[in-house]
RNA sequence: GAUAAAGGCAAAACUGGCGAAAGCCAGCGACGCAAAGCUACAGGGACUAAAGUGCGGGGUCAACCGCACAAUGUCAGCCAGCUGCCGAA
Numbered sequence: 001g002a003u004a005a006a007g008g009c010a011a012a013a014c015u016g017g018c019g020a021a022a023g024c025c026a027g028c029g030a031c032g033c034a035a036a037g038c039u040a041c042a043g044g045g046a047c048u049a050a051a052g053u054g055c056g057g058g059g060u061c062a063a064c065c066g067c068a069c070a071a072u073g074u075c076a077g078c079c080a081g082c083u084g085c086c087g088a089a
Stems, first nucleotide, its partner, number of pairs: 001086001008033002014027005031077001037082003043079002045075003052069006
């Protein structure tokens, strides 16, 4: 970073599966991407909250319901770190 060349990746939706969820995997699909390659333990930020803790409700007790906290879970196609193909202006 170009009306270049060779290529590459694949959003949403849909189908099947995993997961509590965020989300992930595969198929199909193509919104787009000069890094939409890798990195979540370089860093920042965001999402979810099963289990847990606290508070309230419930109630004999428990089950159960709600709210809050919080990642050991998730997102790199949020910012970013690292690496890389080609070579016009």